Description
Predicted 3D model of a 697-nucleotide part of an RNA (large-subunit ribosomal RNA, domain II) from an anaerobic digester metagenome. RNAcentral holds the full RNA, with entries from SILVA.
Context: one part of a larger RNA
RNA sequence: GUCUGCGAGUUAGCCCCGGCGGCGAGCCUAAGGGCCGGAGGGCCCGGAGGCGCAGCGAAAGCGAGUCCGAAACCGGCGACCAACCAGUCGCCGGGGCUAGACCCGAAGCGGAGGUGAUCUACCCUUGGCCAGGAUGAAGCCCGGGUAAAGCCGGGUGGAGGUCCGAACCGGUGGACCUUGAGAAGUCCUCGGAUGAGCUGAGGGUAGGGGUGAAAGGCCAAUCAAACCCCGUGAUAGCUGGUUCUCCCCGAAAUGCAUUGAGGUGCAGCCCCGGUGCGCUGACGGGCGGAGGUAGAGAUACUGAAUGGACUAGGGCCCCUGGCGGGGUACUGAAUCCAGCCAAACUCCGAAUGCCGCCCGGCGAAGCCCGGGAGUGAGGCCGCGGGGGAUAAGCUCCGCGGCCGAGAGGAAAACAGCCCAGACCGCCGGCCAAGGCGCCCAGAUGCCGUGAAGUGGAAAGGAUGUGGCCCCGCGCUGACAGUGAGGAUGUUGGCUUAGAAGCAGCCACCAUUUAAACAGUGCGUAACAGCUGACUCAUCGAGGCGGGGCCGCGCCGAAAAUGAUUGGCGAUCCAACGGCAUGCCGCAGCCGCGGGCCGCCCCCCCCCGAGGGGGGCGGCGGCGGUAGGGGAGCGUCCCGGGCCCGGCGAAGCGCGGGCGGGGGCCCGCGGGGAGGGGCCGGGCGGGAGAAAGCAGAC
Numbered sequence: 001g002u003c004u005g006c007g008a009g010u011u012a013g014c015c016c017c018g019g020c021g022g023c024g025a026g027c028c029u030a031a032g033g034g035c036c037g038g039a040g041g042g043c044c045c046g047g048a049g050g051c052g053c054a055g056c057g058a059a060a061g062c063g064a065g066u067c068c069g070a071a072a073c074c075g076g077c078g079a080c081c082a083a084c085c086a087g088u089c090g091c092c093g094g095g096g097c098u099a100g101a102c103c104c105g106a107a108g109c110g111g112a113g114g115u116g117a118u119c120u121a122c123c124c125u126u127g128g129c130c131a132g133g134a135u136g137a138a139g140c141c142c143g144g145g146u147a148a149a150g151c152c153g154g155g156u157g158g159a160g161g162u163c164c165g166a167a168c169c170g171g172u173g174g175a176c177c178u179u180g181a182g183a184a185g186u187c188c189u190c191g192g193a194u195g196a197g198c199u200g201a202g203g204g205u206a207g208g209g210g211u212g213a214a215a216g217g218c219c220a221a222u223c224a225a226a227c228c229c230c231g232u233g234a235u236a237g238c239u240g241g242u243u244c245u246c247c248c249c250g251a252a253a254u255g256c257a258u259u260g261a262g263g264u265g266c267a268g269c270c271c272c273g274g275u276g277c278g279c280u281g282a283c284g285g286g287c288g289g290a291g292g293u294a295g296a297g298a299u300a301c302u303g304a305a306u307g308g309a310c311u312a313g314g315g316c317c318c319c320u321g322g323c324g325g326g327g328u329a330c331u332g333a334a335u336c337c338a339g340c341c342a343a344a345c346u347c348c349g350a351a352u353g354c355c356g357c358c359c360g361g362c363g364a365a366g367c368c369c370g371g372g373a374g375u376g377a378g379g380c381c382g383c384g385g386g387g388g389a390u391a392a393g394c395u396c397c398g399c400g401g402c403c404g405a406g407a408g409g410a411a412a413a414c415a416g417c418c419c420a421g422a423c424c425g426c427c428g429g430c431c432a433a434g435g436c437g438c439c440c441a442g443a444u445g446c447c448g449u450g451a452a453g454u455g456g457a458a459a460g461g462a463u464g465u466g467g468c469c470c471c472g473c474g475c476u477g478a479c480a481g482u483g484a485g486g487a488u489g490u491u492g493g494c495u496u497a498g499a500a501g502c503a504g505c506c507a508c509c510a511u512u513u514a515a516a517c518a519g520u521g522c523g524u525a526a527c528a529g530c531u532g533a534c535u536c537a538u539c540g541a542g543g544c545g546g547g548g549c550c551g552c553g554c555c556g557a558a559a560a561u562g563a564u565u566g567g568c569g570a571u572c573c574a575a576c577g578g579c580a581u582g583c584c585g586c587a588g589c590c591g592c593g594g595g596c597c598g599c600c601c602c603c604c605c606c607c608g609a610g611g612g613g614g615g616c617g618g619c620g621g622c623g624g625u626a627g628g629g630g631a632g633c634g635u636c637c638c639g640g641g642c643c644c645g646g647c648g649a650a651g652c653g654c655g656g657g658c659g660g661g662g663g664c665c666c667g668c669g670g671g672g673a674g675g676g677g678c679c680g681g682g683c684g685g686g687a688g689a690a691a692g693c694a695g696a697c
Base pairs, nucleotide, nucleotide: 001697002696003695004694005693006692011099012098013097014096015095016094017093018092019091020090021089022088023087026051027050028049032045033044034043035042036041055062056061065077066076067075102241103240105238109231110230111229113228114227115226121205122204123203124202125201126200127199128198129197130195132164133163134162135160139156140155141154142153143152144151168192169191170190173188174187175186176185207223209219210218211217244632245631246630247629248628249627254267255266256265257264258263268375269374270372271371272370273369274368276367277366279363283360284359285358286357287356288355289354295348296346297345302342303341306338307337308336309335313331314330315328316327317326318325319324378403379402380401381400382399383398384397385396386395387394408419409418423594424593425592426591428590429589430588434584435583436582437568438567439566443581444580445579446578447577448576449575460555461554464552465551466550467549468548469547470546471545472544473543481538482537483536484535485534487511488510489509492506493505494504517532521530522529595622596621597620598619599618600617602615603614604613605612606611607610633686636682637681638680639679640678642676643675644674652669653668654667655666656665657664658663
């Protein structure tokens, strides 16, 4: 991993609700007992007691009333009004509570319950072990020396948690091993090796306890409290799992509260039922309301804010002994003019939405009552906003859509975008979004634009190109080119070493002219020189120059394996804009056939207040997670009655058929003794998932 088997909503008591049944102003017995039976069991006693028939009060108690109160009234809760009024017991089903309460799962807590020191820590008793080599303490002896010592030298001696290094004990660094040879090793290397050394045997200390040269270390591969058993099915607002089918409906991820935030309560939203209400519903129309948003506004307020005018006050300067006065190109409240702004400004003020009434609206509407839920992590997109940075696949609200729980078409691929809501079948038709060169179903014609493969990246930049418009110049000759001129006072004045058109400052006149600057740029140390403005000539244009708006293109453009409109490819297009007419295209819509569900009309049958069943027809519905409701299939066992079976039951294999499905039936083989249909009843009742459990391979 596969296969087979096992594996999770139970049982009991009490309570609420529903279905069915008995009796009914009543209903029921419990324990216990009697009788019958072989037994499972059956029948009968048993009214103790319970619920209901009356309530009110804390109660005594009173009672269609009662409580409060001294008391009447009031008031509270009831009765009556009221068609009167319904209960109780049993079985079954849905749910709640208490129990392990759908199943598995802790880490843990407790036990005057127990087992452990054959591992390991420490201790006690008694034994054992440490090759060899090195160093050479004290003491002693001899010699020297001293007054004598200390002292010095030589020898002897053999000390040491001394040195080197085997056994032995350890485990420093590295490699290997890492489903190992091994649940801690191997190899190389390394530390101690007469010591606080190592070690054999026997013994001691026990779980909040021991032992610890101390790491929270060790106490049998387990230690911040061992292991076994028990309390024990601890608890688990957490994770996982929870087994057949079909049919109908179908959510939520919100509000409030919470030792609350991944839980829960109530509400909201879903389902089912009702002899309840009955037109109230969504939606549409009409009428009437409330309101201060969008927008807008500024002698309508509050505040902000630019320029100007005017101006109180202030600063600075001057006059002045003081009082006071003057100047000001500084500042500047208020006021005025012009212009601008506001969520917490408003003289104004929509659209939409909201509320009320009336009309339409019989709907797989609404409201009310009862029973059962799930949800209470939401997500993206559009729009209105807050936070953030007018960031985020960001975050928080509001309105809507979709996903969630939604398949199909389209967007190359792609929950949330676009189209569109899948009951089933059809080799029929029409369309939506989106498309119509080929992949790939389907296209042609016309008018324009684009030359970048733009299409298939931004701000910004530019004699790209097309269209529309404005201004100026132009055959009295424009623009560009070419030829010539471009002078004189003068080197203007100042400045400066110099300053001559051309460092800088000031001025920028006049003359001769067709025209020519007190000079546009280059240049010189300064001059010189070149050039431009300006003029003439030449040339001969429906042209030249400048500007605005619009369409499409260009640059801007750098990333890591080979590139990319989805690909190929395509240029009067297969790009872009426009017009026209076609076509393709979905599970949409239509057509035909069929199924199921609901409602309605009519008809038939059964029991007969009413209910159940069937049929023709009509209309509507049938995506679906959590979840609610309904109807069925199948296993095992029991009761009843009926069948099958050695002329061959079940289980098994192969084949065939039927059903909407769960499943069912038939044939053959094999097997060798039980099995089935019907009506009822009862569950240890359906497996693919739980790192499920056991076995097999």
Background: It matches the Rfam family "Bacterial large subunit ribosomal RNA".